[in-house]
């Protein structure tokens, strides 16, 4: 000192939460010792029991007991002792005598002092209760101290006691006796009190003090040990108290008025004393917005906690004050009480009772019950400190000192220290190599603090006396022994892995984790933190500048009253003087002690205790200063105002008046429609509408001018004229002399709608009705239509009443931007220059979160008012005020969320805008959708119909080819280290062939026997064996790699540096042109670069050179029935290698003289010539775990492997993709011409023969520019068919064959003959294609034993159309709005 959390990201506002400290605490887990503290916060609830206030016999009378003596009696008897009972007496000395008393102990009563202290509690109290500082000239004070002076002489009672008596008891009653330091007169009075008048001095008003005089009033107690102690009066002191005053002391205005002893006066009473404290009379006051009264809450303070401080919270322990003692009231006694352990009365409760009456008060110390999350022993001692009584000894003291219990808190100590690597065992983990727990342990050496044992043994008391206590402390011996847990480990916040679980169980302070790989749940290992504690919960402060005095805000985040006038209050121009209230400064008093802080000291240290100092920011008083503020006095003119002269204006009120238009009415002309809408209908009209002409009525509003023009405080104000009237502005002088600003309450104004009464009512028009629209349409649209809108009077008092911006004053760059009024200078005038006021636009500094504001501030200052403090609940409820009502104003809480919000950014989206592209539409051609069949899919079925693919981008897709195999599926039969791989030991070669059984896998039998060798053996393969392991087309494509699809061959996607911005980001990449293209040019705070585009690559179109065999053949020659057949040639075609060629290069127009574009020339080809390969950053958790690889999970006599058979080929149905057709641009028959590309050895196979054919026999040639398949077909020529379900079409079915193959039944292809289905061009819809393209025709290849209508290629023939970009779909760029960001398949309302 900050951090987390709103967003895709950003800045801000703003709340919530966390990290710190504290606690009289409680709860969970755990727990070794000691010291010092501390312990009913709740029921001021009720209390059993014991104790907590007594003491004095030196105040008094009496009683009792003991001791000693004497006497009497009795007992035992040792005969003089002991014991018992009763009575009496009390040492010694002195005195003339007499009488009484005179031992020790104890104490019920009378009497004295103390029970008003000490101890407890915080119910009440918002108060002179408390704190602080003063006052008493308005007071008291026992015991104590000092001083002075006294105590003479009498009297009458009464308790105890005795007797009698009442009552259950508590408690009394009557009679009689007696004492005192008990009580009462009398005497005395220095001084004192009171009364009267006087003098002096003083003060703060009443007055105070001193002096002397007169009158008057009131005292006393003894006891004794003879030392003392006590008594009375007065004065003073000390101590303690009483009363009064200034200031301070919680919340609520949804409590605004309260008060009759109330406020004051006179007199009296009362008190220690003032006073309405009480009473009589008189007056009518007193308190209150500076918050009375009422309500709620609360003991106050020193202090304690926190905080940098200012503050905020608390008021346990300790200390001061107050209040209370079951609740309420009352007095008595006393120096002191209205009295915790006193009295009386009332009430509630409890107890006793003989029912008639009585007793009690733990908020004293222990303790009990109850309440509660929760708080201790019915302990010891008066040894110390202190208190009461006493002369004292002493007695009393649950005050106090100690001990006990509780980790409740603070502090201290310990649970060992050093060495010790094989890095043991074990645990955890692992990529199996290791890593980690970890020098940790074991082991060796050492030590003894605490605890345990034994011995000594305090201070506290300087003589005696010790509860604590045989305690603290010291010493000795002994054993590493007896002594570690708790929380956390996703981020905040230090600390990570494994397993289990699978949105379950659970966690969580906030954000949030958990749906099969959870560092967030649970457990374990490990780490981190603290430590005899650790966590959790509650509460307080802090962080929070989140109530902001220090130290916040109000245009859009919460927040400026709708506007003015103005009261109180607050603030206030210039000069001089005075005062000294504020202010500043010095002194004095006080601010208790304890505590905090500083500095010493004592417990071994510390906590703790203790000495000294400082501080206590305050209050009071006193001396001084006088700048500023205030008071008072005097003056000034610049603020403000008044007078005079002007011009401008929808400023306001009243009265009058004008034209246009709508509607209605009357009349005329005139005829079938009108009106209305996107389109219609309701509606009006042949009873004459609409249209048109004339006339009349009535109400409302004022076109053009008219304008970021004017006026007004705001609301608002618009034809014209008149009257009345408010304000602002300009000019020039004069006057007043601070008269000013703001403004809580208050008062007034205040759009529209609405309300009341009475008018008015043309148009418009809530409600309402009808017609449309629609799934519906209580709406939008249409036809009607009532309140209302208008006037007068009276209410209402609200609006996005907005500039979302309160008022005043001063200051702070601009500009020939511009509107309106006025003035000045100079002018004929337009213009031009200057000044002021007003409106508006731009902009510097500055401010702002940004947007923006910017002399009309949201800048810089100052002054006054209003308002805000997270979102929702809610501007709601209740209460109050106002209102006729509607409602307005004021204005919460419970509960709930972790956000709500502002501005800006990037995307995405829009039935927003602009520009552009694409077979996207349009223009065309051919299809598809209808039929039959083929094929794929869904569905259904099945033992199984294996699995995957699912809009475009699944569906002739994986599969370039399921009869067995494939094969993953099903049924049955058999195997278990296995069909396949590696390792081990041992064995014997194994394979292969033959035979038997079986559906086969398999089993049995027979034949058969390896390579090398140093002859020891080694190697490879095989069968059987044990275990490590194999195996899995089992799961997860949402754990992955790789590969692929798609947007899209769309033109985009980014980076570095710089610049701009607080930042996300922007710029570059936008703009003007242009392009197929972010292609290029120009401009520009950008300059460059990368991935894409293009080019480089392949192919095709032209050509040159080179090379010619298996290709070719012009010339020459040979040869044939004929043929490049042969010699030969290198011209041509062709083949295949290297080149050339095309670049907007040239010309012209356009364009910015650019890029580029249009046209032309030349050229085989012209503007990327055609085609291909090539696919940016990324999107879709797109597809694939079944190509392959792979993490994790799962199976292991089975989810593995083998065999036979079946299935993947099923079939009411639906869809996709194709083939063949429906025919004459055709079918059929015959004849006949022209390709390209590719394939061939387990192969292609010619000629020849057989078969109608499929094919068979046979086999030349060819690993191929040579041979073979191989005949291209459409086209062409000739013939036939004649529009029909046909000489179209060929499905289906029958018969007979062929081929491949171990095997064509399920389930192959082909041939021949026969059979001859649907179908006559296809609904809504939908697909492809822009040129060698579509369409049409055939040919080849891969896969393959066999099996294509599919797929991949090849060539032949060869079109139509494109005006154009409004619309549909998809895409690109710019811009705009957004409450979307999982991004419109969004969000969100009821």
């Nucleotide at each position: 000192a900050g951090a987390g959390u709103u967003u895709g990201a950003u800045c801000c506002u703003g709340g919530c939460u966390c990290a710190g400290g504290a606690u009289g605490a409680a709860c969970g887990c755990u727990g070794g010792c000691g010291g010092c503290g501390u312990g009913c916060u709740u029921a001021a609830c009720a209390c059993a029991u014991g104790c907590a206030a007594g003491u004095c016999g030196a105040g008094c009378g009496g009683g009792a007991a003991u001791u000693a003596g004497u006497u009497a009696g009795g007992u035992g008897c040792u005969u003089g002792c002991a014991c018992c009972u009763a009575a009496c007496u009390a040492a010694u000395u002195u005195u003339a005598g007499c009488g009484g008393c005179g031992a020790u102990u104890u104490u019920a009563g009378c009497g004295g002092c103390g029970g008003a202290c000490g101890g407890g509690u915080g119910a009440g109290u918002a108060a002179c209760g408390c704190g602080u500082g003063g006052g008493u000239a308005a007071c008291c004070u026992g015991c104590c101290u000092u001083a002075u002076a006294c105590a003479g002489g009498g009297g009458g009672a009464u308790a105890a006691c005795a007797u009698a008596u009442u009552g259950a008891a508590a408690a009394g009653u009557a009679u009689g006796c007696u004492a005192a330091u008990a009580c009462c007169g009398c005497a005395u009075a220095a001084g004192c009190g009171c009364a009267c008048a006087a003098u002096a001095u003083c003060g703060c008003a009443u007055g105070a003090u001193a002096u002397g005089g007169u009158g008057u009033g009131a005292a006393a107690a003894g006891c004794u040990g003879a030392g003392a102690c006590g008594g009375u009066a007065u004065a003073a002191g000390a101590u303690g108290g009483a009363c009064c005053c200034g200031c301070g002391u919680c919340u609520g205005a949804u409590u605004a008025g309260c008060u009759a002893g109330u406020a004051g006066g006179u007199g009296a009473g009362g008190u220690a004393a003032u006073g309405g404290c009480u009473c009589a009379c008189c007056u009518a006051g007193g308190c209150g917005a500076c918050g009375a009264u009422c309500a709620g809450u609360a003991g106050c303070c020193g202090a304690c906690c926190u905080g940098a401080g200012a503050g905020g919270g608390u008021g346990a322990u300790c200390g001061g004050c107050c209040a209370c003692a079951u609740u309420g009231g009352g007095a008595c006694u006393g120096a002191g009480a209205c009295a915790c352990g006193g009295c009386c009365c009332a009430a509630a409760c409890u107890c006793c009772u003989a029912c008639g009456g009585g007793a009690g008060g733990c908020a004293g110390c222990a303790g009990u019950g109850g309440g509660g999350a929760a708080u201790a022993u019915u302990g010891c001692a008066c040894a110390a400190u202190g208190g009461g009584g006493g002369a004292a000894a002493c007695c009393c003291u649950g005050a106090u000192g100690c001990a006990g219990c509780g980790a409740c808190g603070c502090c201290g100590c310990g649970u060992g220290a050093a060495g010790g690597a094989u890095g043991a065992a074990g645990g955890u983990u692992u990529u199996c190599g290791g890593a980690u727990c970890g020098u940790a342990a074991a082991c060796u050496u050492c030590u003894a603090u605490c605890a345990g044992c034994a011995g000594g043994g305090a201070c506290g008391a300087u003589a005696a006396u010790g509860a604590c206590g045989g305690u603290a402390c010291c010493u000795g011996a002994c054993u590493a022994a007896g002594a570690a847990g708790c929380c956390c480990c996703g981020g905040c916040u230090a600390a990570c892995u494994a397993c289990g679980u699978g949105c379950c169980a659970g966690c969580a302070g906030c954000c949030g984790c958990g749906g099969u790989a959870a560092u967030a749940c649970g457990u374990a290992g490990g780490u981190g933190g603290c430590a005899a504690g650790c966590g959790u919960u509650g509460u307080c402060c802090g962080g929070a500048a989140u109530u902001a005095u220090u130290g916040g805000g109000c245009g859009u985040a919460a927040a400026g009253c709708g506007c003015g006038u103005g009261u109180a209050g607050g603030c206030g121009g210039u000069u001089u003087g005075u005062u000294a209230a504020g202010u500043c400064u010095g002194g004095u008093g006080u601010g208790a002690a304890a505590g905090c802080c500083c500095u010493g000291g004592g417990c071994u240290c510390a906590a703790c205790c203790u000495g000294g100092g400082a501080a206590g920011u305050g209050c009071a008083u006193u001396g001084g200063a006088u700048a500023c503020u205030g008071g008072c006095a005097a003056a000034c003119u610049u603020g403000a105002g008044u007078a005079c002269g002007g011009g401008a204006g929808a400023g306001g009120a009243u009265a009058g008046u004008g034209g246009a238009a709508u509607u209605u009415c009357g009349a005329g002309u005139g005829u079938a429609g009108g009106g209305g809408u996107g389109a219609a209908a309701u509606c009006c009209g042949u009873a004459g509408a609409u249209a048109u002409u004339c006339g009349a009525a009535g109400g409302a509003a004022c076109a053009c001018c008219g304008g970021u023009g004017g006026c007004g405080a705001a609301g608002g104000c618009g034809g014209c004229u008149a009257u009345c009237u408010g304000g602002a502005c300009c000019g020039a002088u004069a006057c007043u002399g601070a008269c000013g600003c703001u403004g809580a309450g208050a008062c007034g104004c205040g759009a529209a709608a609405g309300c009341g009464u009475g008018g008015g009512g043309a148009g418009c028009a809530a409600a309402c009705a009808g017609g449309a629209u629609u799934a519906g349409a209580u709406a939008c649209c249409c036809u009607g239509g009532u309140a209302g809108u208008c006037c007068a009077c009276g209410c209402c008092g609200u609006a996005a009443a907005c500039g979302a911006u309160g008022g005043g004053u001063a200051c702070u760059a601009g500009g020939u931007g511009u509107u309106g009024c006025g003035g000045g200078u100079a002018u004929u005038g337009a213009c031009c220059c200057c000044c002021u006021c007003u409106g508006u636009g731009c902009g510097a500094a500055g401010c702002u979160a940004a947007c923006g504001c910017a002399u009309u501030a949201a800048g810089u200052a100052u002054u006054c008012c209003g308002c805000c403090u997270g979102g929702g609940g809610a501007g709601u409820a209740c209460g109050g005020u106002c209102g006729c009502a509607a409602g307005a104003c004021u204005a919460a809480a419970a509960c709930u969320c972790a956000a709500a919000g502002g501005a800006a950014u990037u995307g995405a989206c829009g039935g927003g805008g602009g520009c552009c592209c694409g077979c996207a539409c349009a223009a065309g051609c051919a299809g598809u959708g209808g039929a039959g069949c083929a094929u794929g899919u869904g569905g259904u079925u099945u033992a199984a119909u294996u699995c995957g693919a699912a809009g475009c981008a699944a569906c002739g897709c994986g599969a370039a080819g399921a009869a067995c195999c494939u094969u993953a599926c099903c049924a049955g039969g058999a195997c278990u280290u296995g069909a396949c791989a590696u390792c081990c030991a041992g064995u014997a070669a194994a394979a292969a062939c033959u035979g038997u059984a079986g559906a086969g896998a398999u089993a049995c039998a027979g034949u058969g026997u390896g390579u090398c060798u140093u002859c020891g053996g080694a190697c490879g393969a095989g069968g059987g064996g044990a275990g490590a392991c194999a195996g899995g087309u089992g799961g997860u494509g949402c754990a992955u790699g790789g590969u692929u699809g798609u947007c899209g061959u769309c033109a985009g996607c980014u980076c570095g540096u710089g610049u701009c911005g607080u930042g996300a980001g922007a710029u570059g990449u936008u703009g003007g042109g242009u392009u197929a293209a972010g292609u290029c040019c120009c401009g520009c705070a950008a300059c460059g670069a990368g991935c894409g585009c293009a080019a480089c690559c392949c192919u095709u179109a032209u050509u040159u050179u080179c090379a010619g065999u298996u290709a070719c053949u012009a010339a020459c020659g040979c040869g044939u029935a004929a043929c490049g057949g042969c010699g030969a040639g290198g011209a041509c075609u062709c083949u295949g290698a290297a080149g050339a060629g095309a670049c907007u290069g040239c010309c012209g127009g356009g364009g910015a003289c650019a890029a580029c574009u249009c046209g032309g020339a030349g050229g085989a080809a012209g503007g990327u010539g055609g085609g291909g390969a090539c696919g940016a950053c990324g999107u879709c958790a797109a597809a694939u775990c079944a190509u392959c690889a792979u993490g994790c999970c799962c199976c292991u006599u089975a989810u593995g492997a083998c065999c036979u058979g079946g299935g993947c080929u099923a079939c009411a149905c639906a869809c996709g993709u194709g083939c063949u057709a429906c025919a004459a641009u055709g079918g059929c028959u015959a004849c006949u011409a022209c390709a390209a590309a590719g394939a061939g050895g387990a192969g292609c196979a010619a000629g020849c023969c057989c078969g109608c054919a499929a094919g068979g026999g046979g086999g030349a040639g060819c690993g191929g520019a040579u041979c073979u398949g191989a005949g291209a077909a459409a086209a062409g020529u000739a013939g036939u068919c004649c529009c029909a379900g046909u000489u179209c079409g060929g499905a289906u079915c029958g018969u007979g064959g062929g081929c491949u193959g171990c095997a064509a039944c399920c389930c192959g292809c082909c041939c021949a003959c026969g059979u001859g289905a649907a179908g006559u061009c296809g609904g809504a819809g939908u697909u492809g294609c822009u040129a060698g393209u579509a369409a049409u025709c055939g040919c080849g290849g891969a896969u393959c034993a066999g099996c294509a209508u599919g797929c991949c290629g090849c060539g032949g023939u060869g079109a139509a159309u494109a005006c154009g970009u409004u619309c549909c779909c998809g895409g690109g760029c710019c811009u705009u709005g957004u409450a979307c960001a999982c991004a419109c398949c969004g969000c969100c309302c009821g």
Predicted 3D model of a 1390-nucleotide RNA (small-subunit ribosomal RNA) from an uncultured bacterium. Its mean pLDDT, the model's own confidence on a scale to 100, is 83.